[in-house]
RNA sequence: GGCCGGGUCUUGCGAUGGCUGUUACCGCCAACCCCGCCAGAACCGGAAGGUAGCAACGGUACGCGGACCAACAGCCAGUCGCGAGGCAACCUGGCUGGA
Numbered sequence: 001g002g003c004c005g006g007g008u009c010u011u012g013c014g015a016u017g018g019c020u021g022u023u024a025c026c027g028c029c030a031a032c033c034c035c036g037c038c039a040g041a042a043c044c045g046g047a048a049g050g051u052a053g054c055a056a057c058g059g060u061a062c063g064c065g066g067a068c069c070a071a072c073a074g075c076c077a078g079u080c081g082c083g084a085g086g087c088a089a090c091c092u093g094g095c096u097g098g099a
Stems, first nucleotide, its partner, number of pairs: 001096008009085008017076007025066004034059003042051003
């Protein structure tokens, strides 16, 4: 120097990692303007009984916190594998020629 190959590059597919969020899980959470049940008291009734209903109790919503296995979504000049494209430049391996 020549030939061939590989990588960095583009792209498709698959797998996987990290971060964030949502759902699901647990806990807390409503004096009244949520639900249920309503002591006491109040009202209606001749009476039986009924009515509305505060506190308490229970539940739930919004919200907050926790745990983090799961599912979903997004992001990362993430990682790996397979295929296709490209070979301008750089790196690299093999064979070979010359000095």
Predicted 3D model of a 99-nucleotide RNA (Bacterial small signal recognition particle RNA) from a candidate division WOR-3 bacterium.
Its Rfam family is "Bacterial small signal recognition particle RNA". From the family's description: The signal recognition particle (SRP) is a universally conserved ribonucleoprotein involved in the co-translational targeting of proteins to membranes. The family's RNA type in Rfam is non-coding RNA gene.
The sequence was found by an Rfam model in a public genome assembly.